[in-house]
Context: one part of a larger RNA
Formats: sequence, structure tokens, C1' cells
RNA sequence: GCCGACGAGUGAUUCCGGUGUUGCGCGGUUAAGAUCCUGCGGGAUUGUAGCCAAAGUGAAAGCGAGCCUUAAUAGGGCGUUUGUAGCACCGAAUCGACCCGAAACCCGGCGAUCUAGCCAUGACCAGGAUGAAGUCCCGCGAAAGCGGGAUGGAGGUCCGAACCCACGAGCCGUGCAACACUCGGGGAUGAGUUGUGGCUAGCGGUGAAAUUCCAAUCGAGCUGGGUGAUAGCUGGUUCUCCCUGAAAUAGAUUUUGGUCUAGCGUUGGUUCAUAGCAUUACGGGGGUAGAGCACUGAAUGGAAAUUGGGGCGCAAGCCUACACUUUCUAACCAAACUCCGAAUACCGUAAUGUGUUCCCAACAGUAAGUCCGUGGGGGCUAAGCUCCAUGUGACAAAAGGGAAACAGCCCUUGAUCGCAGACUAAGGUCCCUAAAUGUAUGCUCAGUGUCAAAGGUGGUCGAGCGGCUUAUACAACCAGGAGGUUUGCUUAGAAGCAGCAAUCCUUUAAAGAAAGCGUAACAGCUCACUGGUCGAGGGACAUUGCGCCGAAAACGUAACGGGGCUGAAGUAUAGAACCGAAGCUGCGGAUGCUACUAAUCGAUGAUUAGUGGCGUGGUAGAGGAACAUUGUCUAAGCCGAUGAAGAUAGAGCGAGAGCACUGUUGGAGGUAUGACAAGAGCUGCUGCUGGC
Repeated sequence: GCCGACGAGUGAUUCCGGUGUUGCGCGGUUAAGAUCCUGCGGGAUUGUAGCCAAAGUGAAAGCGAGCCUUAAUAGGGCGUUUGUAGCACCGAAUCGACCCGAAACCCGGCGAUCUAGCCAUGACCAGGAUGAAGUCCCGCGAAAGCGGGAUGGAGGUCCGAACCCACGAGCCGUGCAACACUCGGGGAUGAGUUGUGGCUAGCGGUGAAAUUCCAAUCGAGCUGGGUGAUAGCUGGUUCUCCCUGAAAUAGAUUUUGGUCUAGCGUUGGUUCAUAGCAUUACGGGGGUAGAGCACUGAAUGGAAAUUGGGGCGCAAGCCUACACUUUCUAACCAAACUCCGAAUACCGUAAUGUGUUCCCAACAGUAAGUCCGUGGGGGCUAAGCUCCAUGUGACAAAAGGGAAACAGCCCUUGAUCGCAGACUAAGGUCCCUAAAUGUAUGCUCAGUGUCAAAGGUGGUCGAGCGGCUUAUACAACCAGGAGGUUUGCUUAGAAGCAGCAAUCCUUUAAAGAAAGCGUAACAGCUCACUGGUCGAGGGACAUUGCGCCGAAAACGUAACGGGGCUGAAGUAUAGAACCGAAGCUGCGGAUGCUACUAAUCGAUGAUUAGUGGCGUGGUAGAGGAACAUUGUCUAAGCCGAUGAAGAUAGAGCGAGAGCACUGUUGGAGGUAUGACAAGAGCUGCUGCUGGC
């Protein structure tokens, strides 16, 4: 892991609430006990204590179909009655209370054969080295003493086996081993090592102290019990079909992953047309969007005025790249500005339509939301970010078609079931791939399409504006482009062309005191400008569309889904086809609600049959109807050796859970129908157990 078996809303109590049903309702009902019967499970009778109800109201005295409040009813509050006892179900409370699961706490015991310390009694430490004190001898010395040589054998001394330890590395790391092995390492006469026996016990012991050790367990051992501790937490919670169908919000909370109340869901009831909803009309209040500058602030240009500062001046006064204030003018800004001011929304009234809401009772779940559009706050006008508001939005709880794939985007699409004919939506129609290699007119050459900005673009289409042009434009070619003059100044020089100033005159068809190149300075070459040749359009500005550059990334094209596409299979406009969904439609069935018709019955209703209308996606959840399993009655019945249960195979029936029938196996029990009672349904719980 698979298969079989087991495995989770149960039971009790309650003077609790509700729904259904039954009995009684000249109210209902007995409890303990007693008597009788019994198949010993129980049943019948009795028992009227008690309980509920039959009148309420007030704090109460009290009054009473009324009472209270109050000076008063003026108003207001509560009332003006039917019930009660069983049974079943749905909930509640208290109990383990749907099941499994702690870390812990307390009580009683068992443990020092491991390990820590201690006690008693024993054992062990190859060999080698060093050579303290003391003693003896010799020498020196007055002595104290000193020196030398022997002897001696001290030491938490040295080297190093056994023994003890565990510092480094390797190895091992489903091992030889729940800490080993290998090579090195430390101690090795000592605070040494070790045998045996004993002592100390968990609110404790022991500890050369690490919270270390106390039997592979230690910030409090193990074991039995309290015990089904508690778990706002995690996991799991078993057959079918039908009807309906949410929430992720508000307030509060030692509260934020919990809970209570409300909101939203379900079921039943009251009401039986008004509150609800939609549209239209009318009437309201508003200060948002926008706009504006009249206030509060912010802020720019121009003009002017007063005052001040500065300058000049004897003064008068004049001047100003200055400052404040004010006025005028022009253009503007604001969530906490408003002289103004919508659309929506909201409130009210009326009409029309619809047939819902409100209300009462019971039962919930939800209170982690997400994306998209819109209006905003925070952030960087960042985020698949975060916080609000808003929406017949979507997902959640929604399948289908499209977007290659893709919860939240598009189809203002919503799947009752079957069949497969027709019409469409979004989106598509060359091939993959259903449908146009469609029509008309343009554009694009970049594979743009099939990623991107500022900026750039004599790529190209269109439309516009103003000027030139047969008195000859534009381009090209031929020719001229002069004189005063080398203008003046500056300068070594400055002659059109370093720089400063000026920028005139003349001859002319035209020619700058020169727009470039050039020279040391000149020279030289062009240009502007003019004439000629030529002979029809040409150039400037601004602009729409489509392009181009800008454009660099890591596995391989890889930024159209692919192939591939250029009078497109790109792009713009127009028109008419087709394809395309679980949408709509056709045919046939099922089912819920509702209306009507008919029949039956225990008759304000129910059931059955038929017809019409509207429905039938669905998580949490609420409601309804069924199937199967075990046992009991029905049942001394029925089935069964002419073969029960169980097993197995099969093309039957039923909407399904399931139910039959037949064959084989099996070899002795099974059980219709209608009821009743539950140890009543498994894929899940790192479930439990057996097998493989």
C1' cells in the first nucleotide's frame, strides 16, 4: 500500500421550548405506596399528596374584567382565558455528551544490578629514569657552618605497558555497535584504578557544579489510580433521491483563527392586499462632480500709487534691476476655500404594474473572502500591495463556449433528463480546426502585424495653409559677382572673413564694408545677388494614418498556440454569408409549486388521474421522501436436500440507495407483508485488527 472485519450525534435527567400525533376536556394527570394477576419481562386496579390550567394587575396593602401610573382620565403599560397528560421528532441545559489526540496536575507504590556520592572489606599498578631529607667518611673553619665523596630512596616527580580516560583525524552513520572500530593522544604511587556487600528516593537523593546523574527515560524517574483531566486547537465523522439555499458585514468582547446580538438562509404560521419592489409624475433637503476666486489661504506676469531704503543734489526736487502695502489688469491653485452648483442617490405623495416584503415561532450556518469596473485614502497616481465606498458584476457555491493553456476577464451565457435536427452569442471562417484562400475601396514592406518610452526620421498615403511661376518659376549648366577700399580702430600684420565700431556711397542686369573654405598677411575657391540656356510646375510650413530607429541575458527558435502568411492568412472602412455553447428551438419523458377538471375517501381536507402555467446549477446550512442492515411480533404461517444462507457469473427491473430471476458453488437454514426497536450503512481519522 491493497483486501476483509471493526471504527464517530448516544443514553440519562429536567417544574425547559417547539412541531406532529393520540386520549380526555360537565378541566387534565397521577407519584411513592398498597392490592391482585403473571409466562417474573411486566400488567391491571387503587392511591387526588402534588403539578398545570381555570383572572388579571400592582412594589405592596389591595382592587378585580379590570388593575396600575396620576391631582386627573387626558394619555400610557399589562390584561379581558382554554387546556392538560402521554408518545415520536427537532432543539436547549446538566452530565465524558459526535469520536480520537496533549504538554501537564494530584495520590499510592516500584526502583542506586546503570549512574552520583559515601561506608565496610578485599584486590591491582611490567620495566626504566631522576636522586630530596637524613646518615657516614674526608677537607676547611675558633665556631656557626661550608665544600667534596659515598650511602640513602623522597615525590598529587619523569619515560612507558597492563589498567583508567576520551584530545585530533579517519571510518561507520538502514552500523559490528541506539556512540562501536582504526591510527595517533592524556594519566599511569595517586584527589589512582577496581571486585564484593551496604546506605541515600522523586515536594526527594546525589553532584571537584554540566541542571549532571538517579536502569538506552530527567528543569523534576518509572508504574497503577483520580481519568473518558481539559483542549476557543488539528484530524476524522459511514446509504439514496427531491425542494430551497447563504455569509465572509455591523456592534460588543483580556477580543480579533473564539463567542453573543443584529444582518443574510430554511421550515411552519398570521395577514389576503397595504407596508415591499419596479416605472412614471410631482414635492423636498443637500453642498459631492464640475466650476469659480466673492471669503480663507497659496501663487505668477504687467502697470500705477503711498511710504521706506539707496544714489545725486545747498535745497526744492529728481532717479531706481530694492522692500512692504494698496489699486488696476491678465492667467491660474485648494481634502480640511465657496459668490455658485449638477447627474445620481435618499425621503415623501399619487398612479400603474408585479406579487413580494413586514410580522410571529422553530432550526441554522456565516462573521479569514478574492478578483474586475468605478470613486478615493496609504504607497512611488509601485505591487497579483493595503484600507474604505460603490455594483441586478463574477468566483466563492457555476458547469458550458471564447481568451493556446488560465477561480474572479468576454459570452448582460446560468447545466431537470434523453435524442441530435435547426437558429444564434462572444469569438471566429488558409492547414492543424467547425466555417470565406469571400466581396468592395484604401493603407503597410516593417514579417510591422506577432512586447515598450522620451526622442529622432528627405519611409510613405491623405488632407490643409500661405507664397513663387510662360512678364519663364525650382533644379542643373554658361557668364558675371565690380569701384571708392587694404572702411575706421586695433595690431608685428588685420586687405570682406582674430577682435571692436560703423555697415555708407558709386557703377550697375546684379554684386554684403560680406554667408563659408582658405593665407603669416595678401592671393585663391565658393555663396548671397544678376543675366543667359532650358520649358512646367516647384519649394516652405504645420498636420492625419501606417511604418522605421531608439530595442542587450543567461538549456534551444521561445514576445503570433504552431505551420506558415505580403493586391495577406496584416491593417482601416463598408456590406452580405457561414461556423460556433449544456443559450434559444424541435421531439419525448421525469419532478416541484400553482390553477382548473374528474373520481374516491374518514370530506373547509387528502389521495389518484388528466390539462394549463411557472420552475428544477449549487458549498455551509434548513426542509421532505425513501432504500438497505441486525433483532422482535405477524410466524406452530410461508420457502427450503426436487437444495436455505453465503459466494460467484449474467445482456432483467427501478430516478437512485437497491430489488428480482437464471446458471455454478455451497450444504441447512431462510423469511414475504405490515409494524416495532436499534451496537443501523466507511475511502479517508500518520485509524484499530487479521491476511497478502
Predicted 3D model of a 692-nucleotide part of an RNA (large-subunit ribosomal RNA, domain II) from a Patescibacteria group bacterium. The organism belongs to Bacteria candidate phyla, within Bacteria. The full RNA is in RNAcentral, with records from ENA. Its mean pLDDT, the model's own confidence on a scale to 100, is 82.